[in-house]
Parts: sequence; structure tokens; C1' cells
RNA sequence: CUCUUAUCAAGAGAGGUGGAGGGACUGGCCCAAUGAAGCCCAGCAACCAUCCUUAUUUGGGAAAGGUGCUAAUUCCAGCAAUACUUAUGUAUUGAAAGAUGAGAU
Repeated sequence: CUCUUAUCAAGAGAGGUGGAGGGACUGGCCCAAUGAAGCCCAGCAACCAUCCUUAUUUGGGAAAGGUGCUAAUUCCAGCAAUACUUAUGUAUUGAAAGAUGAGAU
């Protein structure tokens, strides 16, 4: 990098440093000198691993080692179907894309 699989409506900072960008992509719409990204610290969660327990390819619990995360539902929409409406738009559902974990090549 590619593939498989699970999850994506909850949760978490008036901290330090740093200095102008950030929210994947496109279009919107936002955040940002009342300080963006990055780094440190702090915190959240509990995917994997660990331990206890159980009805043992299962369920429950503890803890926090490996990841992850800490504006807005994955910020919203991007494709398709359905319903209503028709300059078109709205709602719902499912994909696609993306993110993270675990596994495989």
C1' cells in the first nucleotide's frame, strides 16, 4: 500500500509551548491573533493484550500495558432507492468515501 472484519448520535483542557492555519477530498458551512496546525502535559474511551468470574469459540467485571480520541453526528451533502413536493427542495433508508482497532497479504 491492498484485502477482511467491527465501530463511528456518547465521552474528554479558560493548561504550557508554538506561531498561521485547520475541519481527509470536492461543494457548502464553520473554527482560528479573545491564538490554527504541531509538540508537551492533562483528560476521555475501552478495540487489542492482561487479570478475575461464568452457563467456557459465550456473558459479566477489574485495570489501563499497545493503539486511538479530546468544536460542530464522520460538521452537512456528494451515489442509489422510497415518500412528499415540484423553478426545485425536504425527510428516511442503504451504499460509496473516510477515520480508528484487530487480523491477513

A computed fold for a 105-nucleotide RNA from Orenia marismortui, annotated as SAM riboswitch aptamer (S box leader). The RNAcentral record of the sequence draws on Rfam. The coordinates come from a structure-prediction model, not an experiment, and the mean pLDDT is 83. The source organism's lineage runs through Bacteria, Bacillati, Clostridia, Halanaerobiales and Orenia.